[in-house]
Context: one part of a larger RNA
RNA sequence: CCUCCGUUAAGGAACUCGGCAAAUUGCUGCCGUAACUUCGGGACAAGGCAGCCCUAUGUAUCCUGAUUUUAUUGGGAUAUAUAGGGGGCACAUAAAUGGCCUGGGCGACUGUUUAACUAAAACACAGGUCCCUGCUAAAAGCGAAAGCUGAUGUAUAGGGGCUGACGCCUGCCCAAUGCUGGUCGAUCAACUGAGGCGGUGACUCUGUCUUUUAGACAGGGGAAGCCGCUGAAAGAAGUCCCAGUGAAUGGCGGCUGUAACUAUAACGGUCCUAAGGUAGCGAAGUUCCUAGGCGCUUAAUUGGCGUCGCGCAUGAAAGGCGUAACGACUCGGGCACUGUCUUAACGGAGGGCCCGGCGAAAUAGCGGUUGCCGUGAAGACGCGGCUUUACCCACACCAGGACAAAAAGACCCCGUGGAGCUUUACUAGAGCUUGGUGUUGAAUUACGGUAAUGGAUGCAUAGUAUAGGUGGGAGGCUAUGACCCUCGCUUUUCGGAGCGGGGUGAGCCGCCAGUGUAAUACCACCCUUCUGUUACUGUAAUUCUUACCUUGAUAGUUAUCCUAUCGAGGGACAGCGCCUGGCGGCUAGUUUAACUGGGACGGUUUCUUUCGAAAGAGUAACGAAAGAGCCCAAAGGUCUGCUCAUUCCGUAUGGAAAUCGGAAGGAGAGUGCAAUGGCAUAUGCAGGCUUUACUGUCAGGCCUACAAGCCGAGCAGUUGCGAAAGCAGGGCAUAGUGAUCCUUCGGUCGCUUGGGAGAGCGCCGUUGCAUAACGGAUAAAAGCUACCCCGGGGAUAACAGGCUAGUCUUCCCCGCGCGUUCACAGCUACGGGAAGGUUCGGCACCUCGAUGUCACCUCGUCGCAUCCUGGAGCUGUACAAGGUUCCAAGGGUUAUGCUGUUCGCAUAUUAAAGCGGCGCGCUAGGCGGGUUCAGAACGACGUGAGUCAGUUCGGUCUCUAUCCGGUGUGGGCGUUCGAGUUUUGAGAGGAUUCGUCCUUAGUACGAAAGGACCAGGAUGAGCCAGCCUCUAGUGUACCAGUUGUCCCACAAGGGCACCGCUGGGUAGCUACGCUGGUAUCUGGAUAAGUGCUGAAGGCAUAUAAGCACGAAGCCAGCCUCAAGAUUAAAACUCGUUUUCCGACUUUGUCGGAAGGGAGGUCCGUGGAAGAUAACCACGUUGCCAGUUUUGGCAUUUGUCUUACCUUUUGGGGUGAGACAAAGAUAGGCGGUAGGUGUAAGUACCGUAAGGUACUGAGCCGAGCCGUACUAAUAGACCGAAAAC
Repeated sequence: CCUCCGUUAAGGAACUCGGCAAAUUGCUGCCGUAACUUCGGGACAAGGCAGCCCUAUGUAUCCUGAUUUUAUUGGGAUAUAUAGGGGGCACAUAAAUGGCCUGGGCGACUGUUUAACUAAAACACAGGUCCCUGCUAAAAGCGAAAGCUGAUGUAUAGGGGCUGACGCCUGCCCAAUGCUGGUCGAUCAACUGAGGCGGUGACUCUGUCUUUUAGACAGGGGAAGCCGCUGAAAGAAGUCCCAGUGAAUGGCGGCUGUAACUAUAACGGUCCUAAGGUAGCGAAGUUCCUAGGCGCUUAAUUGGCGUCGCGCAUGAAAGGCGUAACGACUCGGGCACUGUCUUAACGGAGGGCCCGGCGAAAUAGCGGUUGCCGUGAAGACGCGGCUUUACCCACACCAGGACAAAAAGACCCCGUGGAGCUUUACUAGAGCUUGGUGUUGAAUUACGGUAAUGGAUGCAUAGUAUAGGUGGGAGGCUAUGACCCUCGCUUUUCGGAGCGGGGUGAGCCGCCAGUGUAAUACCACCCUUCUGUUACUGUAAUUCUUACCUUGAUAGUUAUCCUAUCGAGGGACAGCGCCUGGCGGCUAGUUUAACUGGGACGGUUUCUUUCGAAAGAGUAACGAAAGAGCCCAAAGGUCUGCUCAUUCCGUAUGGAAAUCGGAAGGAGAGUGCAAUGGCAUAUGCAGGCUUUACUGUCAGGCCUACAAGCCGAGCAGUUGCGAAAGCAGGGCAUAGUGAUCCUUCGGUCGCUUGGGAGAGCGCCGUUGCAUAACGGAUAAAAGCUACCCCGGGGAUAACAGGCUAGUCUUCCCCGCGCGUUCACAGCUACGGGAAGGUUCGGCACCUCGAUGUCACCUCGUCGCAUCCUGGAGCUGUACAAGGUUCCAAGGGUUAUGCUGUUCGCAUAUUAAAGCGGCGCGCUAGGCGGGUUCAGAACGACGUGAGUCAGUUCGGUCUCUAUCCGGUGUGGGCGUUCGAGUUUUGAGAGGAUUCGUCCUUAGUACGAAAGGACCAGGAUGAGCCAGCCUCUAGUGUACCAGUUGUCCCACAAGGGCACCGCUGGGUAGCUACGCUGGUAUCUGGAUAAGUGCUGAAGGCAUAUAAGCACGAAGCCAGCCUCAAGAUUAAAACUCGUUUUCCGACUUUGUCGGAAGGGAGGUCCGUGGAAGAUAACCACGUUGCCAGUUUUGGCAUUUGUCUUACCUUUUGGGGUGAGACAAAGAUAGGCGGUAGGUGUAAGUACCGUAAGGUACUGAGCCGAGCCGUACUAAUAGACCGAAAAC
């Protein structure tokens, strides 16, 4: 020092995002208990009282003993009540054991959830509602199918969606989307295939040739069949269409006028809509502005509650509004309580530290690893500079740096990377659905189609009268029954016509005539329409049973399969296969551009013109400006002719401007269209004739990566104009555009799969692209990702730094003006110039194989553009209080409320409550409220996935420090012999604040009110240091009390329960306590400023020479460290001797060894010293005898006496004798201070608990005094030269 724990004076949330954490509360009985309420709750609400021990008594229940054996009585237990008594600070005495109240939000509730960062308001939930589902095989789901779930269930059942108890409610819109229903019509696939076209084709025609009754070749035509193409008609669902539907997806407006104050608008106008938001709620978990306004709460409130309502952007089952109860939810307030805090202290345990044992890891380019200023890939231990600092090596600590470590940044961008998700992206597939067809048979009916056949049908007018067409026709029909009558059927143009039955029984019709376009009898072939039959075929309905499907019973067989038999039901449907249209994020594969002062949003992407562009060409920017994506049959060609714009003058209507005349006018006009360059000889403006707006080809050039693009004489052909020379292959030029593949049409020498055709290809010309992302990825393509992933980037953003300084801050210059007068007491416009590097920016230079981001806490340090204090000048300074400017950075610069806030506002103070830098100082120091992952909600946007510098609730911060740096502590060596002690002070650091009151003096000043300078004194706030007498805290080996339990009966004494708890408390350590300093006071040199004398410059002038004042600031003085101050200082004191060995240059030198040696160390006992080292204190004379206090001998030191030696002579040395002395460091012990508070034991009193006496008793850690009883034993080691 860390972690965990105990206690804490006074205050009591002032802490903080937030009472986080801790403390309080806690048990049992009794009393008592509010609003509200779903009458259950709320409720242990809240708030009180009691609780131990002893004795007695009552009651209830039970056990047990004794007896007269059936009633008494004794003992005991449990529960409970009453009364009396006892002790303590405290009786639930320890342990275990809710803090409470109150107001909002959300969710009804108990539950569930992201195992390991989110427990929630999310999920679920009972309840509500909508949709689907009638069952042989439900709907729905799993599966390739068989089969299974649903369900051995059956609409009071099952499935799905939404909502989410309960209460009151749930408005308007059906235009869009969806769903459901309908469906005349439109559209519409496969399948069917009338018809048409093409090919082929026996045969045939023509021509030519030949070896001529014939054949070959070429060409034309061409039946059937076959092949190919096309294709009428038919053909379902779907879509269009018509409706319905909101507890389906969803949606639910503007502008404007108006009332007798004003304001507002019950009222009105107008536009739009499918309809314009109803009830309720509302600055909300939704409100941007916003900290909305008002009220309450507070001293003060960005919070909370209530209220208002211009709701940026509430709102009714993605439910609206309430709501008792509930919640480890969330936001407020209060009481209690507290070390959260003011403000920290002490104590305990475990680490840390030291010793012994064992013994990792990350990391590591190399390292002999300072500071400052600078430089530099822009933040240097390693580069430059510095007369910076620095002896060498460790240990304990601290974390500022090593752009520390860790993890190839998760943010951002990029990749023709990935994945998940979405959808009205694209394309497929499953699935569902539609029709055709196969499996698939038999009938009937109805309605069609086609063919054959029979019958009928046909009315303009005229005409006998109902004349279908053409042709034939002079006859035909008739007892096989004519005319006529009647009944019925069909048809009708209502006149009739046709047919059938009955009756009757002999004629009827045509030709002719007439009418008419046409003439009737009869026959033939036909047409229209209707109808019958037959054949084939279609559609619809119905029936059947044999395919097929389902199923019962029985048997095999004790078998939900299977088979057989007998049945039942359905039935050619269904199911299944193939073909086919529709629906189809259910599934899958993909696409979803680039440029870009990051990306996104916006803009742009091809072509023309100008500038930029620097006098050849070319030349960039998200540089500055404009255009094109055509047009013209004349606006082309040619020949001929003409001259503009504008102004002035004149001139009917007529004007500024129409047309006409004249003049001036070189180009300002015009040139189809932008600009540039051209153009009057005109390229401009007209007229005539015309089509060169031609075919084939092309020398040579321009441009140029390629591909493209551009100019072009000439030649051949053909044409126009012109008398001709000539000109003409579009347009004054430069824009008016698109490769390849594929494709259209026309042409055509070519190729052509055994040969020939056909078909196809090629070649020439030509058609179809806002392929406009315009050198065009595909015929065909959008989004989200905060659930994300990978590869890369400091090639590129967010933080910080750097550069810059537009913005910002500060200052200066000029001086319009304000200031009664007066620019400058104080302000200052319009402008101008600087500085700074705190703002917002710009740039994109280090860092993306990681430089952690706001605020706060802690700790500071620097600048000064000074907030206070100090010194000055001016003042629109009387005094006082101010304003402004200059000097000045020594010190100081408060506490709260609100908010995450920095900031800000507020409350109360203050001398003042300064502004900035330090990686917006400080995260290997803390925190984590904000921001910025994953959960969730609201508003808004989006079809959706999702999204929002919008809001809201929740949400893992990594034990070990190598180097530099810093704070401390040692070791080594040095400091020129070795030591001990005491200093000097180069240098460094610390300290440096201010108020109030009194006196001067109610004086100066002032009309008054008020009210000083200067000077002196007193006392405080803050800060700092030391200390423990007092006060206070702690005090875990002190004392006492006491609970539970154990120590195998009691007492005594102990153990454990946080030191069990409680009351006190010595030393020590402390602050809240005490003392001191800041703060007796002084000197020197100065700043701004103020002066003296005084010239240059006869004056003036504080200056030039000279002299003097002048600040909390500077230098000293004060306190601390300090000679490694390597410049290593000074003073005093102590010690430095002898022997041996070896070598040599031999009366000595060098080397070695031993002893001695001032002193020191180890070692030991300890310490108010301490991590370890270090520091400080201390470390006993020995032997013998004896019963203890003792005696004897020896040792050392001191003092005294004395003898001897001596070259320091008032000195030094040696010896002898006498006397005296030899260590309190710790423990123990004795005493005492001090603490606690009257021990044990015995006696007495009391039924007992207990009390009293012996007794201020007993006990007592650290303090003080004393005392060698014990332990400081035994010892070891280091330790010095030269000169004279």

Predicted 3D model of a 1284-nucleotide part of an RNA (large-subunit ribosomal RNA, half B) from a bacterium.
The RNAcentral record of the full RNA draws on ENA.
It matches the Rfam family "Bacterial large subunit ribosomal RNA".
The coordinates come from a structure-prediction model, not an experiment, and the mean pLDDT is 82.